[in-house]
């Protein structure tokens, strides 16, 4: 510096039935008549509500599979793009910073959600390597790390 590999309910992808959104939106008819919206703007050629039929979808979930072990995640700047414009908000890309890795709990973020997720924090668990060790184990570190071959 190369090349191979390991951790385990390991990571990202896509996605098929399916639930969910949701009896919501929305369209019809009907009744009541002046709001609706953050703004722009729609609105007596019917806003907004009730009732009544009909009734999604997108977004977020999800196995086989596929790609792999900084796998990857977030944060905030920059550049771009998309929602009709601004506020906002999603998307893409670039460097930088933080996280060794899943589960549990509880706060907080996204979220329609008691789904999923992220971020913080707690004791435990695991992989790994350093020192101590009475060999049971104890105690610190971090993936810029381990191992292993050249």
């Nucleotide at each position: 510096g190369a090349u191979a590999g390991a951790g385990g309910c390991g990571c990202g992808g896509a996605a098929a039935a399916c639930a969910u959104c949701a009896g919501u939106a929305a369209u019809u008819c009907u009744c009541u008549g002046a709001g609706g919206g953050a703004c722009a703007c729609c609105g007596u050629u019917g806003a907004a509500g009730g009732g009544a039929a009909u009734g999604a979808a997108a977004g977020g979930g999800g196995a086989a599979c596929c790609g792999c072990c900084g796998a990857a995640g977030c944060a905030a700047a920059g550049c771009u793009g998309c929602g009709g414009g601004u506020g906002c908000g999603c998307g893409c890309u670039u460097a930088u910073g933080c996280u060794g890795g899943g589960a549990u709990g509880c706060a907080g973020g996204u979220g329609a959600a008691c789904a999923a997720u992220c971020u913080g924090c707690a004791g435990a668990c695991u992989g790994u390597c350093g020192c101590c060790u009475u060999u049971g184990g104890g105690u610190g570190g971090a993936g810029a790390g381990c191992u292993a071959u050249c």